[in-house]
RNA sequence: GAUGGCCGGGCGGCCGCGGGCUCCUUCGGGGGCCCGAGGAAAGUCCGGACUCCAGGAAGGAAUGGCGCCGGGUAACGCCCGGCCGGGGAGACCCGAGGGAAAGCGCCACAGAAAACAGACCGCCACGGGCCUCGGUCCGGGGCAAGGGUGAAACGGUGGAGUAAGAGCCCACCGCGUCGGCGGCGACGUCGGCGGCACGGCAAGCCCCGCCAGGAGCAAGGCCAAAUAGGGACCGCGCGGGGCUCACGCCCCGGGGCUUCUUCCGCCCCGACGGUCCGGGUUGGCCGCACGAGCCCGUCGGUGACGGCGGGCCCAGAUGAAUGGUCGCCGGCCUCCGCGAGGAGGUCACAGAAUCCGGCUUACAGGCCGUC
Repeated sequence: GAUGGCCGGGCGGCCGCGGGCUCCUUCGGGGGCCCGAGGAAAGUCCGGACUCCAGGAAGGAAUGGCGCCGGGUAACGCCCGGCCGGGGAGACCCGAGGGAAAGCGCCACAGAAAACAGACCGCCACGGGCCUCGGUCCGGGGCAAGGGUGAAACGGUGGAGUAAGAGCCCACCGCGUCGGCGGCGACGUCGGCGGCACGGCAAGCCCCGCCAGGAGCAAGGCCAAAUAGGGACCGCGCGGGGCUCACGCCCCGGGGCUUCUUCCGCCCCGACGGUCCGGGUUGGCCGCACGAGCCCGUCGGUGACGGCGGGCCCAGAUGAAUGGUCGCCGGCCUCCGCGAGGAGGUCACAGAAUCCGGCUUACAGGCCGUC
């Protein structure tokens, strides 16, 4: 220098706070024992558990997300092991890492030209003029090597070739393609062929593949003062039209069934009267603390992780507990002192609210391992 992990004040006294069990009680309370924040409890960004809502099926569309390969996991956008690309002298680090030869779009500034190429400087022979005989100017041509601009200039380096040049030709590299070999695979490697067709951007549209119902513990359930709305059943009766004395049948509608569409299926359609049910605000209880749980050992695996055995019970508040103070010790800073030491200051970020797995962000100081 790189990288992985851990801790994040300790002990004691006194006074308090929340919860559980238990004992006493004059029912007001009191005593005893046990437990009581974090590595991020945070951001609420992903993935789940759990709960309620949604009639079924099929494909399609829309929307959102993901995107090298293999594995882990309940699952993931997380983790592990690899591959490829880039950076570093190196340990190592970084990568939204499918497709740009399907289409559309964009490519600032500079520059001649930014994508069916183009010619500013420049190079070249030819014709003509001038002249100090080597240049210079003009003309119509050939060219893109060199210069210059740019993030990027229509393959790169070297040679052959030429008036000068050019994949025009050759070798190597790159690219494409075909085959062999290695690997589960991403991919690697070797050989043949092709003279170059193919600039970049998909965190622009898009294409391809895969995934996804919605809402969330203020979910949801129970008990319950009050008011309003509400619901069920019965009678009358049934959206519009037709047939019928009537019952009923047929045709045509409208609306609803948790993104849309199609099909199937179901339900509803108007007013009055009566009887009953109910309603869920203030509040209380449950959900709600035994779980993808933690610790130790062992086995398998490079590892993430998994199997087995043993042990443990670990916050549950709701105007929201988990604190205050004192003493000693410890770390850091400043000052004094020759020194032993002394004095003062300070000790981070933060803080549960249904619960787990991740990611990200914040963090005084310290410890350990590997390279």
Molecule: Bacterial RNase P class A
Organism: uncultured Amaricoccus sp.